[in-house]
Transfer RNA from a Candidatus Komeilibacteria bacterium, 72 nucleotides, folded computationally. It matches the Rfam family "tRNA". It is annotated as a transfer RNA.
RNA sequence: GCCCUCGUAGUUCAAUGGAUAGAAUACAAGCUUCCGGAGCUUGGGGUCCAAGUUCGAUUCUUGGCGAGGGCA
Numbered sequence: 001g002c003c004c005u006c007g008u009a010g011u012u013c014a015a016u017g018g019a020u021a022g023a024a025u026a027c028a029a030g031c032u033u034c035c036g037g038a039g040c041u042u043g044g045g046g047u048c049c050a051a052g053u054u055c056g057a058u059u060c061u062u063g064g065c066g067a068g069g070g071c072a
Base pairs, nucleotide, nucleotide: 001071002070003069004068005067006066007065010025011024012023013022018055027043028042029041030040031039048064049063050062051061052060
C1' cells in the first nucleotide's frame, strides 16, 4: 500500500428493512432476613461519526475513525 471481517447498555451477545432496539450479567431502590447472601419486583443506561437510498435504516450504499486478520 491492497483486500476481508467486525463496531449495539459498564461487560457478553440478540435484533438482517417496519412494533417501545431485547436478554443475561453488573449497578440502584424496594420486598424478604437479626445482618448479609440468595430469591422476587421495579428502575436508570445503548445502535462509532457524517452523508446518501427508502414512506421507513441497528440492518442497504459511500466516505471517515477504531479493532482484528490476510497478501505484499
The source organism's lineage runs through Bacteria, Bacteria candidate phyla and Candidatus Komeiliibacteriota. Its mean pLDDT, the model's own confidence on a scale to 100, is 80.